Record summary
The RNA shown here (Pistol ribozyme) has 72 nucleotides and comes from Paenibacillus sp. Root444D2. Taxonomically the source falls in Paenibacillus (Bacteria, Bacillati, Bacillota, Paenibacillaceae). RNAcentral holds the sequence, with entries from Rfam.
[in-house]
RNA sequence: AGUCGUUCAGGCGACUUUAAACCGCCUUAAGUCUGAAGCGUUCAUUCCCCAGAAUUGGGGAGUGAGGUGGUA
Numbered sequence: 001a002g003u004c005g006u007u008c009a010g011g012c013g014a015c016u017u018u019a020a021a022c023c024g025c026c027u028u029a030a031g032u033c034u035g036a037a038g039c040g041u042u043c044a045u046u047c048c049c050c051a052g053a054a055u056u057g058g059g060g061a062g063u064g065a066g067g068u069g070g071u072a
Stems, first nucleotide, its partner, number of pairs: 001016005006037006024071003031039001042065010
């Protein structure tokens, strides 16, 4: 210098062409931290697809709400 840990900014940290992980400790579905975002995740609800005898199971899309917590 570059890349990466959802995005931006600022941190923390790792790696060196790769995208993972050692980023204080525990906890949470909630992703490394803070703010914003609301991508992922949670709840409610509508629709669609597959299997089935069925109040069932699995997957996808939309709308609304919310947006881990504690501590050194």